[in-house]
Overview:
Predicted 3D model of a 125-nucleotide RNA (SAM riboswitch aptamer (S box leader)) from an uncultured Anaerolineales bacterium. Of the family's consensus pairs, 97% are formed in the model. The sequence was found by an Rfam model in a public genome assembly. Its Rfam family is "SAM riboswitch aptamer (S box leader)". Rfam describes the family as follows. The SAM riboswitch is found upstream of a number of genes which code for proteins involved in methionine or cysteine biosynthesis in Gram-positive bacteria. Gene Ontology term of the family: regulation of gene expression. Its mean pLDDT, the model's own confidence on a scale to 100, is 82.
RNA sequence: CUCUUAUCCAGAGAGGCGGAGGGACCGGCCCGAUGAAGCCUCGGCAACCCCACGAGCGCGUGGAAGGUGCCAAUUCCGGCAGUAGGGGAGACCCUUGUGGUCGCCCGGUAUCUGGAAGAUGAGAG
Numbered sequence: 001c002u003c004u005u006a007u008c009c010a011g012a013g014a015g016g017c018g019g020a021g022g023g024a025c026c027g028g029c030c031c032g033a034u035g036a037a038g039c040c041u042c043g044g045c046a047a048c049c050c051c052a053c054g055a056g057c058g059c060g061u062g063g064a065a066g067g068u069g070c071c072a073a074u075u076c077c078g079g080c081a082g083u084a085g086g087g088g089a090g091a092c093c094c095u096u097g098u099g100g101u102c103g104c105c106c107g108g109u110a111u112c113u114g115g116a117a118g119a120u121g122a123g124a125g
Stems, first nucleotide, its partner, number of pairs: 001125008013042005021031003025079004043071003048067002050063005075117001080114003086106003090102004094097001
């Protein structure tokens, strides 16, 4: 780096060095000199790998020494498709109205579902 697979609305920060960026990408919106990224120390969260038990296990319960991971905002929100809702011009209907039906077109501080992308674990190449 590629492939497979699981998870992503919960949870958990202080200090030191550093000195202007960061939140993957694009748009938005945020965070940041009351100190960004990065590095170090200590602490914590969680339970993927792992360990124990349950009379098989891919299941359940418990654990946290070790390998990762993580500790602003749902993966911060959206991005593609459908859908809810909204707007526009039009055709048709009769009860002529601030009416109804039908398909068409158009956005987005996007209702819901799925997907894409990304991240992390485990396995494989």